[in-house]
Predicted 3D model of a 97-nucleotide RNA (Glycine riboswitch aptamer) from Paenibacillus riograndensis.
RNA sequence: AUGAUGGCAUAGGGAGAGACUGUCUCACAGGAAGACAGCGCCGAAGGAGUAAGCCCGGGAGGGUGAAUCUCUCAGGCAAAAGGACCUUUGCCGGACG
Numbered sequence: 001a002u003g004a005u006g007g008c009a010u011a012g013g014g015a016g017a018g019a020c021u022g023u024c025u026c027a028c029a030g031g032a033a034g035a036c037a038g039c040g041c042c043g044a045a046g047g048a049g050u051a052a053g054c055c056c057g058g059g060a061g062g063g064u065g066a067a068u069c070u071c072u073c074a075g076g077c078a079a080a081a082g083g084a085c086c087u088u089u090g091c092c093g094g095a096c097g
Stems, first nucleotide, its partner, number of pairs: 006092004011087003018039001020038006040077003046073001047071003053064004
C1' cells in the first nucleotide's frame, strides 16, 4: 500500500399457494383475529434427505460431502408480518500481489 473469500449492519427489490368450509369466543350489524375440526395447496425463514469427489478398508462397507433438487416436521396460502436470493452503502477482517 492493493483489498479476495467470509461475517455484521443500513437501504431497496423480492415469488408461490383456499380472504376455503363448519362450530365457538369477542363483537352483537358485520369484518378481522383466536381456538377446535375437516379437506385442498405452496417452498424462497429454519430443518431433514441425497450425487460426484475425497478419506479409511483386502472386500463388504463406513466417514465426509452442496443446492434454488427432493420431503413438507416447522412455516406459509387477502393485507400486514416474514422471506432464500440480488444490489447499494458502511464496518470488521486481511487472502493475493
Its mean pLDDT, the model's own confidence on a scale to 100, is 77.
NCBI's taxonomy places the organism under Bacteria, Bacillota, Bacilli, Paenibacillaceae, Paenibacillus.
It matches the Rfam family "Glycine riboswitch aptamer". Rfam describes the family as follows. This family represents the bacterial glycine riboswitch.